[in-house]
């Protein structure tokens, strides 16, 4: 990097360094000098793998603003109404992404 499977409306932040961007991409919206991203320290959440064994633990990962922040593609339903070869709301499925475990 690719493939397979599972999950993604729950949960969980303080300090230090440093100094301008960040939330994967695009659009929106939002966070950010009351200090972002990143790194470090100490906590915490969770329970995929793991260990004891039947509900506990927490060793390996992971996570710790907003549902994966919302949408993106397709279908169905609802409302509206004659404008614009469109838009709004809801639901379902998909795509993309993230994480874990396994395989190549």
């Nucleotide at each position: 990097c690719u493939c397979u499977u599972a999950u993604c409306c729950a949960g969980a932040g303080a300090g230090g360094u440093g100094g301008a961007g960040g939330g994967a991409c695009u659009g929106g919206c939002c966070c950010u000098a009351u200090g972002a991203u990143a790194c470090c320290u100490c906590g915490g959440c969770a329970a995929c793998c793991g260990a004891u064994u039947g509900a506990u633990c927490a060793g390996g990962u992971g996570c710790u603003a907003a549902u994966u922040c919302c949408a993106g593609c397709a279908a169905a339903g609802c409302a509206g109404a004659u404008a614009g070869u469109g838009g709004g709301c809801u639901u379902u499925g998909g795509a993309a992404g993230a994480u874990a475990a396994g395989a190549g």
SAM riboswitch aptamer (S box leader) from Tumebacillus flagellatus, 104 nucleotides, folded computationally. The source organism's lineage runs through Bacteria, Bacilli, Caryophanales, Alicyclobacillaceae and Tumebacillus. RNAcentral holds the sequence, with entries from Rfam and Ribocentre. The prediction has a mean pLDDT of 84.